[in-house]
RNA sequence: UGCGGGGUAGUUCAACGGUAGAACGCCCGCCUGUCAAUCGGAAGAUGCGGGUUCGACUCCCGCCCCUGCAG
Numbered sequence: 001u002g003c004g005g006g007g008u009a010g011u012u013c014a015a016c017g018g019u020a021g022a023a024c025g026c027c028c029g030c031c032u033g034u035c036a037a038u039c040g041g042a043a044g045a046u047g048c049g050g051g052u053u054c055g056a057c058u059c060c061c062g063c064c065c066c067u068g069c070a071g
Base pairs, nucleotide, nucleotide: 001070002069003068004067005066006065007064010024011023012022013021018054027041028040029039047063048062049061050060051059
């Protein structure tokens, strides 16, 4: 430098162009003599900037970062 894959919650991952979800974790409650486990609940995210569209995590362009391959 070129090509491919990837970037979504604290972590690991989902999401035919139409309400962004799950598990674990964190917090609160229940339970218990206490803690833990179980059970109930709450908070929490689309890498950045443009474009297309009635509507974009999703499609297009540029940039940044991670990773693999080639040189």
Predicted 3D model of a 71-nucleotide RNA (transfer RNA) from an Elusimicrobiota bacterium. The organism belongs to Elusimicrobiota, within Bacteria. The prediction has a mean pLDDT of 83. Rfam family: tRNA. From the family's description: Transfer RNA (tRNA) molecules are approximately 80 nucleotides in length.